The RNA shown here (Guanidine-I riboswitch aptamer) has 107 nucleotides and comes from Methylobrevis albus. Rfam family: Guanidine-I riboswitch aptamer. For this family Rfam cites "New RNA motifs suggest an expanded scope for riboswitches in bacterial genetic control" (Barrick et al., Proc Natl Acad Sci U S A, 2004). Rfam's curators write: This family represents a conserved RNA structure found upstream of the ykkC and yxkD genes in Bacillus subtilis and related genes in other bacteria. The function of this family is unclear although it has been suggested that it may function to switch on efflux pumps and detoxification systems in response to harmful environmental molecules.
RNA sequence: AGAGAUGGCGGCUAGGGUUCCGGCUCCGAUGCGAGCGCUGGUCCGAGAGCUGCCGCCGGCCCGGGAGACAUCCGGCCGGUACACGGAGGGACAAAAUCCCGGGAGAC
Numbered sequence: 001a002g003a004g005a006u007g008g009c010g011g012c013u014a015g016g017g018u019u020c021c022g023g024c025u026c027c028g029a030u031g032c033g034a035g036c037g038c039u040g041g042u043c044c045g046a047g048a049g050c051u052g053c054c055g056c057c058g059g060c061c062c063g064g065g066a067g068a069c070a071u072c073c074g075g076c077c078g079g080u081a082c083a084c085g086g087a088g089g090g091a092c093a094a095a096a097u098c099c100c101g102g103g104a105g106a107c
Base pairs, nucleotide, nucleotide: 007054008053009052010051011050012049015044016043020041021040022038023036024035025034026033027031055080056079057078058077059076060075062074063073064072082102084105088100089099090098
């Protein structure tokens, strides 16, 4: 200096608002009514949160014809690093650590 890789999905939580439920207030008052995010339920929900499964990598054991290696199938153990981050915009009812985005930028 160049190339490739560090993966995917689910569950949960921090967090989030208000479509529905509930709560409270109001009205010309029971209406498919209006208003208020309000401890909550439904709902959304993390690259830098937790967890599970799969994938991938390394080592090992056993079995499969005669067999060292190789290959294939199954199994066990280990690994899968590090990670500060605006403003602005987008979707859904709306908002958000969701998406733009491991972005811009910083180190």
The coordinates come from a structure-prediction model, not an experiment, and the mean pLDDT is 80.